Predicted 3D model of a 79-nucleotide RNA (c-di-GMP-I riboswitch aptamer). It was read from a public genome assembly, where an Rfam model found it. Its Rfam family is "c-di-GMP-I riboswitch aptamer". Gene Ontology term of the family: cyclic-di-GMP binding.

[in-house]
RNA sequence: UAUCGAAAAAGGCAAAACCAGGGAGACCUGGUGACGCAAAGCCAUGGACCCAAGUUUAACGGGUAGCCAGGCUGCCGAA
Repeated sequence: UAUCGAAAAAGGCAAAACCAGGGAGACCUGGUGACGCAAAGCCAUGGACCCAAGUUUAACGGGUAGCCAGGCUGCCGAA
């Protein structure tokens, strides 16, 4: 340095649910909370899934990065 990820240490993130707010909705933000996470940090690039405003279709629209892959960055250091 790369791989790897410990009955290690420090620090970190925060599912469901509830409360408040935003949105048509998926869902998002904040608080409480902790199911989990070694990239559960960031990016919708490919795939997948979800949404659809007064009706139908559902993309070149919106959403999920805690669905998979890919890209970029990064803490610690036993074997």